[in-house]
RNA sequence: UCAGGGGGCCGGGCAGCCGCGUUAUCUCACGAUACCGAGGAAAGUCCGGGCUCCACGAAACGAGGGUGGCGGGUAACGCCCGCCGGGUGCCGGGCUGCGGUCCGGCAUUCAGGGACAGUGCCACAGAGAGUAUACCGCCGAUGGCCCCUAAAGGGCACAGGCAAGGGUGAAAGGGUGCGGCAAGAGCGCACCGCGCGACUGGCAACAGGAGCGGCACGGCAAACCCCACCCGGAGCAAGGCCGAAUAGGGGCGGCAAGCUGGCAACAGCAGGGGUGUUUCGCCCCGGGCCGCCCGGGUUGGCUGCUGGAGCCUUGCGGCGACGCAAGGCCUAGAUGAAUGGCUGCCGUCGCGGAUACGGUCCCCGCUGGGAUACCGUCCGCGUACAGAACCCGGCUUACAGGCCCCCUGACAUC
Numbered sequence: 001u002c003a004g005g006g007g008g009c010c011g012g013g014c015a016g017c018c019g020c021g022u023u024a025u026c027u028c029a030c031g032a033u034a035c036c037g038a039g040g041a042a043a044g045u046c047c048g049g050g051c052u053c054c055a056c057g058a059a060a061c062g063a064g065g066g067u068g069g070c071g072g073g074u075a076a077c078g079c080c081c082g083c084c085g086g087g088u089g090c091c092g093g094g095c096u097g098c099g100g101u102c103c104g105g106c107a108u109u110c111a112g113g114g115a116c117a118g119u120g121c122c123a124c125a126g127a128g129a130g131u132a133u134a135c136c137g138c139c140g141a142u143g144g145c146c147c148c149u150a151a152a153g154g155g156c157a158c159a160g161g162c163a164a165g166g167g168u169g170a171a172a173g174g175g176u177g178c179g180g181c182a183a184g185a186g187c188g189c190a191c192c193g194c195g196c197g198a199c200u201g202g203c204a205a206c207a208g209g210a211g212c213g214g215c216a217c218g219g220c221a222a223a224c225c226c227c228a229c230c231c232g233g234a235g236c237a238a239g240g241c242c243g244a245a246u247a248g249g250g251g252c253g254g255c256a257a258g259c260u261g262g263c264a265a266c267a268g269c270a271g272g273g274g275u276g277u278u279u280c281g282c283c284c285c286g287g288g289c290c291g292c293c294c295g296g297g298u299u300g301g302c303u304g305c306u307g308g309a310g311c312c313u314u315g316c317g318g319c320g321a322c323g324c325a326a327g328g329c330c331u332a333g334a335u336g337a338a339u340g341g342c343u344g345c346c347g348u349c350g351c352g353g354a355u356a357c358g359g360u361c362c363c364c365g366c367u368g369g370g371a372u373a374c375c376g377u378c379c380g381c382g383u384a385c386a387g388a389a390c391c392c393g394g395c396u397u398a399c400a401g402g403c404c405c406c407c408u409g410a411c412a413u414c
């Protein structure tokens, strides 16, 4: 310098004139002045909360929903950080029978617990798809048939044996090699793979692993399901206050309306309700409670409404997310919904045009001539996604262009 990948920041500036909104000050009032006034996503409404109201509470069970490797961070999370494991790719190194394989590093990705609790599915093709199977084939020892023979021998492939070779498929019941066999087969052996695994390291996921075992019922849970952990509901159109108005309206259904003592008040017991079920506790009920339908009135004002799990700087701790300490700062609160319009200049990038003034290139070697693709110069046009409405932490999506950092590789220079 180029290419690939990852992360972060910015995403217009200045001035003038006119016009807006909150707050504060001044003014009798009109009004004047000052400070401040949309985002990194304000978007989607997908998560988690703060806050408000409702729900009687506790425990157990059930229903429903969510999350899913381990450990941390956080108010919390389905978020963030680190680590572990799998897949894919690149680089380096080792082995190699040159097919490949092993180790390490980096990047990227994973809806990453369980298939021996159970159920279910694996189309088509294929002989056969999970206690599976013989299509093409291989064998010819043993039984059988035939030829020949003194014997030996030869042929067939019926019975039988095989699943090593080939084919089908996404996948065919471990792989390579040696032995063995009639031919084979973990049938036996070596190595690899797989299962169990003392012990070692680590908080853990997990990594290594002496030794043992010929070991084979695969895959799918983003299929139902099982396991572990978590979860009240509704939402600022929540809610509170003031004012105003109407019809304290009409209809239907359900529960309850008990006993004892007492002159009465009242007390006790039973019953009903408050909850998906049960137990315990608490509360309510006795002419009251619960539910549904029709109809009428109010659509006004104030508040909630912005000082926060807030932001910035510095130091310390931590691999990091982040935490602690000190100091500093206050940055919209509208309510049919403010923050805008015009003009000029500057800036970024893109496109088009002009010129040959400079860089640059060619001729030439002088006070020079020529070229115009590129850079500078000048002119014109355009310049991303996109607007708060209770607030905050995330995720996801959109985004012209610019700047910075990190990793990998190539080239060049020192």
Base pairs, nucleotide, nucleotide: 001410002409003408004407005406006405007404008403009402010401012346013345014344015343016342017341018340020037021036023034024033025032026031039385043396044395046394047393048392049391050390051235052234053233054232056281057280058279059278060277061276064231065230066229067228068227069083070082071081072080073079084112085110086109087108088107089106090105091104092103093102094101095100113226114225118224119223120220121219122218135166136165137162138161139160142159143158144156145155146154147153174192175191176190177189178188179187193215194213195212196211199208200207201206239303240302241301242300249294250293251292252291253290254289255288258269259268260267261266271285272284273283274282310329311328312327313326314325315324316323317322349382350381351380352379353378354377357376358375359374360371361370362369363368
About this RNA
A computed fold for a 414-nucleotide RNA from Novosphingobium sp., annotated as Bacterial RNase P class A. The source organism's lineage runs through Bacteria, Alphaproteobacteria, Sphingomonadales, Sphingomonadaceae and Novosphingobium. The sequence was found by an Rfam model in a public genome assembly. Its mean pLDDT, the model's own confidence on a scale to 100, is 77. Of the family's consensus pairs, 92% are formed in the model. Rfam family: Bacterial RNase P class A. Rfam's curators write: Ribonuclease P (RNase P) is a ubiquitous endoribonuclease, found in archaea, bacteria and eukarya as well as chloroplasts and mitochondria. Rfam classes the family as a ribozyme.